[in-house]
Molecule: transfer RNA
Organism: bovine gut metagenome
RNA sequence: AAAGUAGCUUAGCUUGGUAGAGCGCUACGCUUGGGACGUAGAGGUCGCAGGUUCAAAUCCUGUCUUU
Numbered sequence: 001a002a003a004g005u006a007g008c009u010u011a012g013c014u015u016g017g018u019a020g021a022g023c024g025c026u027a028c029g030c031u032u033g034g035g036a037c038g039u040a041g042a043g044g045u046c047g048c049a050g051g052u053u054c055a056a057a058u059c060c061u062g063u064c065u066u067u
Base pairs, nucleotide, nucleotide: 001067002066003065004064007023008022009021010020017054025041026040027039028038029037047063048062049061050060051059
C1' cells in the first nucleotide's frame, strides 16, 4: 500500500436507502438411468468490536488475518 461479502470465485463502496451474480448444493420436470437442459428453492451477524445517522457492506475509530 492492497485485500477480507453465500460452500467457491466475486459485484455493489465513488454519491449511505430492500445484499446481488456465476459456479456449486437441494427438490421437481425431462431421461431406462445419468449427464445436459428447464422450473423452483435453500444458503450471508458483509473479518471482529465500537461510533455517527431516521437508516451503515458503504462514513469514522480501534483491532485481527492475508499478500